[in-house]
RNA sequence: GACGAACGCUGGCGGCGCGCUUAACACAUGCAAGUCGUGCGGUACCGAUGGCAAGUCCUUACAGACGAGCCCUCGGUACAGCGGCGGACGGGUGAGUAACACGUGAGUAGCUGUCCUAAGGAGGGGGAUAACGCCUGGAAACGGGUGCUAAUACCCCAUAUGCCUCGCAAGAGGUGAAAGUGUACUCGUUACAGCCUUAGGGUGCGCUCGCGGCCUAUCAGCUAGUUGGUGAGGUAACGGCUCACCAAGGCUAAGACGGGUAGCCGGCCUGAGAGGGUGUACGGCCACACUGGAAUUGAGAUACGGUCCAGACUCCUACGGGAGGCAGCAGUGGGGAAUCUUGGGCAAUGGGCGAAAGCCUGACCCAGCGACGCCGCGUUGGGGAUGAAGCCCUUCGGGGCGUAAACCCAUGUUGUAGGGGACGAAGAAAGUGACGGUACCCUACGAGAAAGCCCCGGCCAACUACGUGCCAGCAGCCGCGGUAAAACGUAGGGGGCGAGCGUUGUCCGGAAUUACUGGGCGUAAAGGGCACGCAGGCGGUACGCCAAGUCGGAGGUGUAAAGUUACGGCUCAACCGUGACCUUGCAAUCGAUACUGGCGUACUGGAGUGCGGGAGAGGGAAGUGGAAUUCCCGGUGUAGCGGUGAAAUGCGUAGAUAUCGGGAGGAACGCCAGUGGCGAAGGCGGCUUCCUGGCCCGCAACUGACGCUCAUGUGCGAAAGCCAGGGGAGCGAACCGGAUUAGAUACCCGGGUAGUCCUGGCCGUAAACGAUGGGUGCUAGGUGUAGGCGCGUCAAGCGUCUGUGCCGCAGUUAACGCGAUAAGCACCUCGCCUGGGGAGUACGGUCGCAAGGCUGAAACUCAAAGGAAUUGACGGGGGCCCGCACAAGCGGUGGAGCACGUGGUUUAAUUCGAUGCAAACCGAAGAACCUUACCUGGGUUUGACAUGCUGGUGGUAGGAACCUGAAAGGGGGACGACCCGACCGUAAGGGAGGGAGCCAGCACAGGUGUUGCAUGGCUGUCGUCAGCUCGUGCCGUGAGGUGUCGGCUUAAGUGCCGUAACGAGCGCAACCCUCAUCCCUAAUUGCUCCUGGCAGGUAAAAGGGUCAGAGCACAAUAGGGAGACCGCUGGCGAAGAGCCAGAGGAAGGGGAGGAUGACGUCAAGUCAGCAUGGCCUUUAUGCCCUGGGCUACACACAUGCUACAAUGCAGGGUACAACGGGAAGCGAAGCCGCGAGGUGGAGCAAAUCCCCAAAAGCCCUGCUCAGUUCGGAUCGCACGCUGCAAUUCGCGUGCGUGAAGUCGGAGUCGCUAGUAACCGUGGAUCAGCAAAGCCGCGGUGAAUACGUUCUCGGGCCUUGCACACACCGCCCGUCAAGCCACCCGAGUCGGGUUCACCAGAAGGCCGGUAACCGAAGAGGGCCGGACGACGGUGUGCCUGGUAAGGAGGGCU
Repeated sequence: GACGAACGCUGGCGGCGCGCUUAACACAUGCAAGUCGUGCGGUACCGAUGGCAAGUCCUUACAGACGAGCCCUCGGUACAGCGGCGGACGGGUGAGUAACACGUGAGUAGCUGUCCUAAGGAGGGGGAUAACGCCUGGAAACGGGUGCUAAUACCCCAUAUGCCUCGCAAGAGGUGAAAGUGUACUCGUUACAGCCUUAGGGUGCGCUCGCGGCCUAUCAGCUAGUUGGUGAGGUAACGGCUCACCAAGGCUAAGACGGGUAGCCGGCCUGAGAGGGUGUACGGCCACACUGGAAUUGAGAUACGGUCCAGACUCCUACGGGAGGCAGCAGUGGGGAAUCUUGGGCAAUGGGCGAAAGCCUGACCCAGCGACGCCGCGUUGGGGAUGAAGCCCUUCGGGGCGUAAACCCAUGUUGUAGGGGACGAAGAAAGUGACGGUACCCUACGAGAAAGCCCCGGCCAACUACGUGCCAGCAGCCGCGGUAAAACGUAGGGGGCGAGCGUUGUCCGGAAUUACUGGGCGUAAAGGGCACGCAGGCGGUACGCCAAGUCGGAGGUGUAAAGUUACGGCUCAACCGUGACCUUGCAAUCGAUACUGGCGUACUGGAGUGCGGGAGAGGGAAGUGGAAUUCCCGGUGUAGCGGUGAAAUGCGUAGAUAUCGGGAGGAACGCCAGUGGCGAAGGCGGCUUCCUGGCCCGCAACUGACGCUCAUGUGCGAAAGCCAGGGGAGCGAACCGGAUUAGAUACCCGGGUAGUCCUGGCCGUAAACGAUGGGUGCUAGGUGUAGGCGCGUCAAGCGUCUGUGCCGCAGUUAACGCGAUAAGCACCUCGCCUGGGGAGUACGGUCGCAAGGCUGAAACUCAAAGGAAUUGACGGGGGCCCGCACAAGCGGUGGAGCACGUGGUUUAAUUCGAUGCAAACCGAAGAACCUUACCUGGGUUUGACAUGCUGGUGGUAGGAACCUGAAAGGGGGACGACCCGACCGUAAGGGAGGGAGCCAGCACAGGUGUUGCAUGGCUGUCGUCAGCUCGUGCCGUGAGGUGUCGGCUUAAGUGCCGUAACGAGCGCAACCCUCAUCCCUAAUUGCUCCUGGCAGGUAAAAGGGUCAGAGCACAAUAGGGAGACCGCUGGCGAAGAGCCAGAGGAAGGGGAGGAUGACGUCAAGUCAGCAUGGCCUUUAUGCCCUGGGCUACACACAUGCUACAAUGCAGGGUACAACGGGAAGCGAAGCCGCGAGGUGGAGCAAAUCCCCAAAAGCCCUGCUCAGUUCGGAUCGCACGCUGCAAUUCGCGUGCGUGAAGUCGGAGUCGCUAGUAACCGUGGAUCAGCAAAGCCGCGGUGAAUACGUUCUCGGGCCUUGCACACACCGCCCGUCAAGCCACCCGAGUCGGGUUCACCAGAAGGCCGGUAACCGAAGAGGGCCGGACGACGGUGUGCCUGGUAAGGAGGGCU
């Protein structure tokens, strides 16, 4: 895009079309094929003329009148029959059919009613029969007998152009027609309609042939009337159509035969086309008519609304027997997702019959139903707000629906009503309309009655809110949904289409995704394992001829419709009409001859032969050689050997291993040996001989296209395996031991059977690989190598051919790569591919002894599977290099007691968070109350706190006693304000009103409630690791790369050199702080080289103390500067960067320490520090209070403290710091207390005073190795301090008590120098303190580093990758469980079909025939025969359903 559609929601009108795709399932009812009386005889009725006439009336009678009924003739109507024509058309359906069925183009052994043309003819005769009457059977359907009768019914004779036979012909013989009927009239030599024969035409049909159009080879062979011939029969006609005989043929890989499916075409849909799909309606052809068979009639049928037989089914029945066939139109049931009215009319078109009138016509023309499709129209038009209401959103400002509505003014398509009113109807006129009072026209009324559906994550046009919370749901693919969903549902808004819109199904397209146009096969799927080679395909040079292919011309055919186009008709369009084009085709004809082809002739370049040389693990056979292993014999010799990571099994004192000599046997052939050689591939390796294939080079003598490829076929074909017979040294599946291991049916070790070897025969596979079929030609080079030849000063080398490697240009490739050995450019030819799994499986076939091979699916399932390359991450990959990473060393931890944190448990609560490193002396630098978030109980509700609004309030706000209570709170109310201020008052003062405050109420407050996975900010970690990027350029299709790589160097992406890169940014470093040296400046509270005084001291002094002075030299303090830069020297480094050594220097190669943390990672941590979106709560999840809890305790873990002692402990004495802190503070001296502490209060806002005693150390003494004079837990008593308060639950002191612990398993931590270790000391928080923690300070002060194999972490380069949530990845198989489809399956149930046989209806055919029918004949009938449908029996094959059980597969 399309549809004969269906389904969901919705639905105003009209036009034109279309409407059982399924059950070719079954059908009630009505209708769909009749007509002709101008073919015929009848019957009934009516009318007319005529005749007869029962009878009646009248009459005495005659006569007369009337007259049922009957008859003749005529006319009319109806009916059945005989007869004619038509029921073979029209209409339906698509079952069957793979076929001359269809399409197309040819052909003819043919027939052809009615029609047209032409010619001729119609003479004579005859006998029946239906109807009907009578009798009769049957329920019916339907008959039977007998009697009569007509014809345009039937028969005979005659005639005849014709036909047949004979014949050269003329001709002869034979055969063979008819209706002279009907009607009309002017009664005829009339007209019309008919009849017969012949010829021609037309139309229709039969038959034959070329070509064309489905799937399947898992159907490969088929065929007995089969193929042909002769003869006969038969037919309208050819023919094996049928039959007899004869021959043995015919078809098939260009697909026979079989199976499956299917009506075919014009067309229709799609597509740029080529093509693909399709065959509804309309048109052509075919086939069918309940199923199967058969003939009859006829011009035509093997006959939809005919016949016969058989079968199934339905109906009727008196049970004897009958009837029926909607795949005609309507309609019913059924089936189904699904498809209409039991309508009107013959007015038109067409058909049948008829001379005609006319009759018939469910063909047809119309109407009805259905949005089923296409087309057209409408559901209003204009004005109308900074924009109503309502709804939605909101950042609360506003925005959207939105000129949309209201409202005003119009219009009148459609609608409703009224009026008018067709064409279609004509070839003279008249008549004739189902549709239909329809279309159309006019008038009136009236915005009045007419909008939905789908979608809004991307593809794909259109976004917000709420609800929901991996639920409910969506989904075409990708995928949405787990608490902020543009993806679910709803709403608002928007997008698309619009009387429709979506969905489903199907087809084509996109899909170059079956590739003819127009694809591929090294690695994505795909080259056959290799060769030979038949068929087939393709084929060198020149000339001539032919004209099959090919090309051109004109004509034929290619129906109509459709399509395209021009014009036209319905108001337009859809639709319809006319013309043109198209119909791409086919056959025949005329021509052309370049190319292909055919024929002929010639050629040598392809191919082959010959001659002369050459290399080789090419193949086969026979022989032969040495080394080595093993075994056997003998000698020497002694305790081990062997084996491994280490071992053990094993061998060995019965003498091994080792070693020497001799022997046996089998297998394989060292060195040479080489990306060397040979071979088609597999493959081939000692040496010799014989047989043998191929190849290369040279020469150009010969042949003269002899060539290339190759489906099927044939042969070769590693290893393993199989069969038979040999052989068996070594090796060695299976197997047995030993180890390893969680296990070890493995890897390692000791043994060891098949096998490996030979002969013969099978197998036929492989990563049979260059993952690259073969052949030919063409398209730069360079370099190695093997074998030839030529040139060469025979030597370097040059040239050339063939092979074999590497590199590489053009080109090619998705890239990798390939690149004269193509994967380049072309041609020829074979094989193969078409998403992954299922599966190289199943079934079938075939080969094989087997194993198994070859061929080779489907169901089902997935949204991928895959290639190449890129960036990362990763590796029990590689290279280089770092780090207290290991190692070296020192001290710890893990064991004990205690402290503290955590888990767990407990609890009313033990609030919460942090959880590997990177949680666990963490948030917490201070939980008895408070803190506090938890629990219990009590209380409170505009609130403890903020803002706004409304109302109230002057004894207002505030508020002491007192009462109650655990407190909070409640009650109570003495007393009692503040600010502004109209106005009054001179003033003082008073004072309406207002504010504040308070009360009540409304908005709101509040929340340590939730989400750190909605967030900001901050932080941890990798990691102070050296990295992370950008611009421009260059390279690449791209991801991306380059730069950032390589070499050297560094702590460093630090620097230097090289370089398609050149630069730059964030990091590194430096700039900042502290410490180490010096200088300058400063000067008190500091200092003292200096002066003096005093005390003390001494023999006198010195030193020291203290005071004052002086000074700022020293020290210190704290502000500024200097200094260090590989700067200098030497060496190393190609040079450089730099490294090493040295000098100088307080300090040397970064002097030491700090601050400083790139791009990023971990959805790392924190909503409980703060901030913050959403959600939740609102007499509570808020707020206040009491008490309790966070301090629990069987346990487990982390971090510490104290120890276990003698390098120690205890006692006594004695020395030396630094950083700091201090006013609700530090607190001196003195005094009291054993002590904690008390008292005291000087001094000090501090270089001044205080905390302040430093401790380890040093000296002296004791202890003597002991659970101790170690260790101090625990417990008791008594105190001190802080605080409202130490019971839960503080710290300290004294006395007493004196636990574990004797150096700590596996493991594990810190530290590289003023470091570790040891020692004390200060501070923050803080009333006090659970601090043994944290952050600082100084004192004493080591050991060790060979080195980078290993552990951990990291950096750079490289490599592999199936990882990318990135190795804590991915992923395989079994097992367990559920579901699904398939395979096998004892069987069982169907469908189809083959063959043989049995039986054999109808029927035609053949033969027979005396009886019966028959008008002689003919024929019928009867009898027999072959054929023959259905049926039966047996048998084989194909196919489907189902099945216990079995096997594998897919999904979860």
Molecule: small-subunit ribosomal RNA
Organism: uncultured bacterium